[in-house]
Molecule: transfer RNA
Organism: Candidatus Microgenomatia bacterium
RNA sequence: UGGGAGAUCGUUCAAUGGUAGGACACGUGACUCUGGAUCACGGAAUCUAGGUUCGAAUCCUAGUCUCCCAG
Repeated sequence: UGGGAGAUCGUUCAAUGGUAGGACACGUGACUCUGGAUCACGGAAUCUAGGUUCGAAUCCUAGUCUCCCAG
């Protein structure tokens, strides 16, 4: 430099263009003499800027970063 893949709660993984969800973690409560375990509830995220669309995590363009291949 060229080609390809990827970026989503604190972490990890989902999500036919139509309410962004699960697990772990965290907080509160129940249980317990206390703690742990268990159960219930709760908060929390779409890399950035534009475009298409009634509607975009998803499609298009540009950019940033990471990984792989080639030179």